[in-house]
RNA sequence: GGCAGAGUAGGUGCUGCGCGUCAAGUGCCGGGAGAUGGGAUGUCGCUUCCGGACGAAAGGCUUGUCCUGCGGUGCAGCACUGCGUCCGCUGCC
Numbered sequence: 001g002g003c004a005g006a007g008u009a010g011g012u013g014c015u016g017c018g019c020g021u022c023a024a025g026u027g028c029c030g031g032g033a034g035a036u037g038g039g040a041u042g043u044c045g046c047u048u049c050c051g052g053a054c055g056a057a058a059g060g061c062u063u064g065u066c067c068u069g070c071g072g073u074g075c076a077g078c079a080c081u082g083c084g085u086c087c088g089c090u091g092c093c
Stems, first nucleotide, its partner, number of pairs: 001093005010081009019071003028052007038087005058068003061064001
């Protein structure tokens, strides 16, 4: 110097335990903040706060710490997937 590789926040699916169904949550719009491969930087990705708009599937019986559903529902585990730029790390030539 050349070639190759590892590695993020996340994403998808499955499983388990929950929450809601007397409507929170999820998703959408606007604004603020934050974190994000080993380092720096960064957002059209992610998290969070405030405001706004919209919005739902319940049913069963033996009436219970119940059962079966429903929700683009919370968390965890597993599998697969997974950084733009610069620098670094590993291997080969």
The RNA shown here (THF (Tetrahydrofolate) riboswitch aptamer) has 93 nucleotides and comes from a Clostridiales bacterium. Rfam family: THF (Tetrahydrofolate) riboswitch aptamer. About the family: Tetrahydrofolate (THF) riboswitch was first reported for Ames et al. as an RNA motif in 5' untranslated (5'-UTR)regions of folate transport and biosynthesis genes in Firmicutes genomes. Rfam links the family to the GO term tetrahydrofolate metabolic process. Model confidence (mean pLDDT): 90 of 100.